[in-house]
């Protein structure tokens, strides 16, 4: 790097140290966050349970279920900060009838992030 499969509207510092302008992932339109310290490392505290251990029920076994929070990952503003970037369905608006345009859902795309497979 690629890829299929899950998950992503819940949870969690106004700690402490280096540092010194951005940052919210890409595009556009918004809107936040930031010299009262952004991003990025570390160091401590948390949050959650995908992935091992470990315990337990069930089974002949494969497994599968529930606990746990000891390890590997993730994460710790705001719904993946909102809406749009492609599709489809219903409603409105106009009309002969269609598109245009608004709005409401659904699903994908794109992206994170786990585990596995090239």
């Nucleotide at each position: 790097c690629g890829u299929g499969c899950g998950u992503c509207c819940g949870c969690a510092g106004a700690g402490g140290g280096u540092u010194g302008a951005g940052g919210g992932a890409c595009c556009g339109c918004g809107c936040c966050c930031g010299g009262u310290g952004a991003a990025a490392c570390c160091c401590c505290g948390g949050c959650a349970a995908c992935c091992g251990a470990c315990g337990u029920c069930a089974g002949c076994a494969a497994u599968g279920g529930c606990g746990c929070a000891c390890g590997g990952u993730g994460c710790c503003a705001a719904u993946u900060c909102g809406c749009g970037g492609c599709a489809g369905a219903c409603g409105a608006u106009u009309u002969c009838g269609u598109g245009c345009u608004c709005g409401u859902c659904u699903g994908g795309a794109a992206g994170a992030u786990g585990a596995g497979g090239g």
Molecule: SAM riboswitch aptamer (S box leader)
Organism: Actinobacteria bacterium UBA3086